[in-house]
Context: one part of a larger RNA
RNA sequence: GGCACGCGGUGGAUGCCUCGGCACCAGGGGCCGAAGAAGGGCGUGGCAAGCUGCGAAAAGCCCCGGGGAGCCGCAAGCAGGCUGUGAUCCGGGGAUUCCCGAAUGGGGAAACCUGACGGGGAAAACCCCCGUCACCAGCAGGUGAAUCCAUAGCCUGCUGGGGGGCAGCCCGCGAACUGAAACAUCUUAGUAGCGGGACGAAAAGAAAGCAACCGCGAUGCCCCGAGUAGUGGCGAGCGAAAGGGGCACAGCCCAAACCGUCACCGUGUAAAAGCCCGCAGGCGUUGCGGUGGCGGUGUAGCGGGACAGCACCGGAGGGGGCUGCGGACCCCUCCGGGAGUUACAAAACCCCGACCUAGCCGAAGUGGCCUGGAACGGCCCGCCGUAGAGGGUGAGAGCCCCGUAGGCGAAAGGUCAGGGGUCUCCCGGGGUGCUGCUCCCAAGUAGCUCGGGCCCCGUGAAAGCCUGAGCGAUUCUGGGGGGACCACCCCCUAAGGCUAAAUACCCCUGGUGACCGAUAGCGCACCAGUACCGUGAGGGAAAGGUGAAAAGAACGGUGGGAAGCCGAGUGAAAUAGAGCCUGAAACCGCGUGCCU
Numbered sequence: 001g002g003c004a005c006g007c008g009g010u011g012g013a014u015g016c017c018u019c020g021g022c023a024c025c026a027g028g029g030g031c032c033g034a035a036g037a038a039g040g041g042c043g044u045g046g047c048a049a050g051c052u053g054c055g056a057a058a059a060g061c062c063c064c065g066g067g068g069a070g071c072c073g074c075a076a077g078c079a080g081g082c083u084g085u086g087a088u089c090c091g092g093g094g095a096u097u098c099c100c101g102a103a104u105g106g107g108g109a110a111a112c113c114u115g116a117c118g119g120g121g122a123a124a125a126c127c128c129c130c131g132u133c134a135c136c137a138g139c140a141g142g143u144g145a146a147u148c149c150a151u152a153g154c155c156u157g158c159u160g161g162g163g164g165g166c167a168g169c170c171c172g173c174g175a176a177c178u179g180a181a182a183c184a185u186c187u188u189a190g191u192a193g194c195g196g197g198a199c200g201a202a203a204a205g206a207a208a209g210c211a212a213c214c215g216c217g218a219u220g221c222c223c224c225g226a227g228u229a230g231u232g233g234c235g236a237g238c239g240a241a242a243g244g245g246g247c248a249c250a251g252c253c254c255a256a257a258c259c260g261u262c263a264c265c266g267u268g269u270a271a272a273a274g275c276c277c278g279c280a281g282g283c284g285u286u287g288c289g290g291u292g293g294c295g296g297u298g299u300a301g302c303g304g305g306a307c308a309g310c311a312c313c314g315g316a317g318g319g320g321g322c323u324g325c326g327g328a329c330c331c332c333u334c335c336g337g338g339a340g341u342u343a344c345a346a347a348a349c350c351c352c353g354a355c356c357u358a359g360c361c362g363a364a365g366u367g368g369c370c371u372g373g374a375a376c377g378g379c380c381c382g383c384c385g386u387a388g389a390g391g392g393u394g395a396g397a398g399c400c401c402c403g404u405a406g407g408c409g410a411a412a413g414g415u416c417a418g419g420g421g422u423c424u425c426c427c428g429g430g431g432u433g434c435u436g437c438u439c440c441c442a443a444g445u446a447g448c449u450c451g452g453g454c455c456c457c458g459u460g461a462a463a464g465c466c467u468g469a470g471c472g473a474u475u476c477u478g479g480g481g482g483g484a485c486c487a488c489c490c491c492c493u494a495a496g497g498c499u500a501a502a503u504a505c506c507c508c509u510g511g512u513g514a515c516c517g518a519u520a521g522c523g524c525a526c527c528a529g530u531a532c533c534g535u536g537a538g539g540g541a542a543a544g545g546u547g548a549a550a551a552g553a554a555c556g557g558u559g560g561g562a563a564g565c566c567g568a569g570u571g572a573a574a575u576a577g578a579g580c581c582u583g584a585a586a587c588c589g590c591g592u593g594c595c596u
Base pairs, nucleotide, nucleotide: 001595002594003593004592005591006590007589008588009587015581016545017544020516021515022513023512024511025510026509027508028507029506030505031164032163039100040099041098042055043054044053046078047077050074051073061094062093063092064091065090066089070082071081072080105114106113107112115133116132117131118130119129120128121127135161136160137159138158139157140156141155142154143153168199169197170196171195172194173193179186183233209216210215220247221246222245223244224243230238231237251498252497253496258296259295260294261293262292263291264290265289266288267287273286274283275282276327277326278325279324280323281322301476303441304440305439306438307436308435309434310433311432312431313430315334316333317332318331319330320329335428336427337426338425339424340423348422349421350420351419352418353416354415355414356413357412359408360407361406365381366397367380368379369378370377382399383398384388390402391401392400447471448470449469450468451467452466453465454464457483478493479492480491481490482489532539533538552580555567556566557565558564
């Protein structure tokens, strides 16, 4: 020096564990903000560095409810307190809530500096405290130039906006790497990114739709249709729809014609027109035309509506117009009927019910013997079970504890597309049908041409949808579509609007797992978006385990010693001693044997 065996050190693999994570399902909830948010800074405890909570009223204050014996957070200790007059704790409501931050009196290098006005600190220049004072838009009122009216401007008041939000949604703008084994059309992709907007969902939505000679009947989402039909340097690739099956279901309101009314403009001047109709009297710019506002009417594709005529059906009473009579018409009241606040007109309240935000009850062994530190194990004997899911307890517990099956529960706040009532609206002054020459049925629109974009569709035979430029209609004998175009046939009514649910996403709670078990599972089981890195955008860790219980080693020895070690003691165990379960390997020693 090597090899072997034994015993250690170092190291932290492995096994076991889990306050954590992941996935799916179900249920519940879903916007916050000038009444100052989200997010922060700084404070706040008797002693207080961090975390958590809270805000100068500061680990808290008040009320209501739950709960029932302990409590003063993580987190021990000292000191001191609270609590059956019900604390701590849990839920609901309220009070307080410094400074920054949209940040908003002005400024600013966020958490700081500094004003004006009014009020307060008995007076007082100063000082301190409280309130108000940003900008934009809309509406209303006032005032009011050049410039007569007017308008601009200015002033005041009220209302709203502003900012944040992981993901989901709609709209606008919109790449490249990449793929095509190069690359340009194409692809990546209308993706990423940027901007705007809204909501708890958003969007879409009641056919100018499909279909095919049969028919369907708003929209959305899922499955199929189907990687089909298509499209495509017919390359790479892209990629429908009808129809069928499901989920969920809902349909409505205007514009116009016409009538009434109000305002303004034009026209009309002596009796024509007009004042509901007939007759008589009376009035007289009341008329007619246009524009605009409001009210009524009206909303469709077996076309609908207006207007006119006819037919049928339809409660009562009162009033009205220039007068009288008759008719028709309009208004009010009662009564009857119907509907309703998610669209269809709209606001709110009450009662009941359901659910959410705390909770509560809940059966049956703590029997014997044995092992053990400990019984939940073994043997023997019982009991409950609408409960033998699961977890805990000194090992493996239906009957010890928490629970489980099964039941019960809210003063307060919230949700309900549940029920009822108040209430509100509508109808009975209208409705239905038939006929008709007349009138209306959404315009710089449809359509066409040119340039583009979207559809499975890359210009193609290219329809359809959208529109930058130009031209530019029709009103039902109208207009659009059925994939160039034409005919026949069929379908549908554009150029206004609203509309729940089924759907997407996030959070919370619960359940489940041929999900992970600390190099795994979220980046984070632990004080993690931390330490650390970066000018910055941004990047981004490592790090779990004594024991059943701290019983966490009094005391002694050694030592420079609060180090370490050796005793003593605790414990079932101390090579479980805090650098703590198990404790592999590399690596380093000690002892013994053999070889050299």